The prediction has a mean pLDDT of 83. This is a predicted structure of a 92-nucleotide RNA (SAM riboswitch aptamer (S box leader)). It matches the Rfam family "SAM riboswitch aptamer (S box leader)". Rfam links the family to the GO term regulation of gene expression.
RNA sequence: UUCUUAUCGAGAGAAGCCGAGGGACAGGCCCUAAGACGCUUCAGCAACCUCUUGCUUAGGCAAGAAAGGUGCUAAUUCCUAUGAGAUAAGAG
Numbered sequence: 001u002u003c004u005u006a007u008c009g010a011g012a013g014a015a016g017c018c019g020a021g022g023g024a025c026a027g028g029c030c031c032u033a034a035g036a037c038g039c040u041u042c043a044g045c046a047a048c049c050u051c052u053u054g055c056u057u058a059g060g061c062a063a064g065a066a067a068g069g070u071g072c073u074a075a076u077u078c079c080u081a082u083g084a085g086a087u088a089a090g091a092g
Stems, first nucleotide, its partner, number of pairs: 001092008013042005021031003026080003043073003048069002050065006077084001
């Protein structure tokens, strides 16, 4: 970088540093010097991978856990969208 599958109306923020933009893109509508965005630390949410138990011929299913790998913690992916994007797991 490409492809496949699944999910995207639930949930969960404080502190420090910085200093003007940010919410992917277009339009809208919002957030923001009462400090956004970003970075760091700590905390949390969730349960894709993972782990445990039970069931199943098998594929797999159900319940639970949260140590580990990710993800996420303004607004329904903020809204509009047969578009696009994000995340996870796998494959080339």